């Protein structure tokens, strides 16, 4: 330089065209519980890397481009 793979809450992962208000685990913050921490229980807070494009509908398909991998050279 080429080819491929990936890219979603603070983290790790799910969802692959309408079912969704994008959910689930840990963290985070408030309660409640305890003498107090912790443990629990209950809430809350949080995100689809950016531009086009295709569709009545796009996190999902396509291409471009930013990063991250891997193999070639």
């Nucleotide at each position: 330089g080429g080819u491929c793979c990936c890219a979603u809450c603070g983290u790790c992962c799910a969802g692959g065209g309408g079912u969704c208000u994008a959910g689930g685990a840990c963290a985070c913050c408030g309660c409640c519980c305890u003498u107090u921490c912790a443990c629990g229980g209950c809430g809350g807070c949080g995100a689809c890397g950016c531009g086009g494009g295709u569709u009545c509908a796009a996190a999902u398909c396509c291409c471009g481009c930013u990063g991250g991998g891997a193999c070639c050279g």